[in-house]
RNA sequence: GACCCUGUAAUUUAGUGGAAGAAUAUUUCCCUUCUAAGGAAAAGGUCGCGGGUUCGACUCCCGCCAGGGUUU
Numbered sequence: 001g002a003c004c005c006u007g008u009a010a011u012u013u014a015g016u017g018g019a020a021g022a023a024u025a026u027u028u029c030c031c032u033u034c035u036a037a038g039g040a041a042a043a044g045g046u047c048g049c050g051g052g053u054u055c056g057a058c059u060c061c062c063g064c065c066a067g068g069g070u071u072u
Base pairs, nucleotide, nucleotide: 001071002070003069004068005067006066007065010024011023012022013021018055026042027041028040029039030038048064049063050062051061052060
């Protein structure tokens, strides 16, 4: 330099056009003599950035950024 993959909550991740869920973690409450374990609830996402297509984009297209891989 060329090509490929990945980027979504604090962390690990699901989600192939109708607008984002889960687990762990955090907070509150219940239970318990207390803690742990267990149960219930809450909060936490400009979906890496910018533009485009579309009635509508995490999703499709273009560029950029970051990380990883193959190859010269």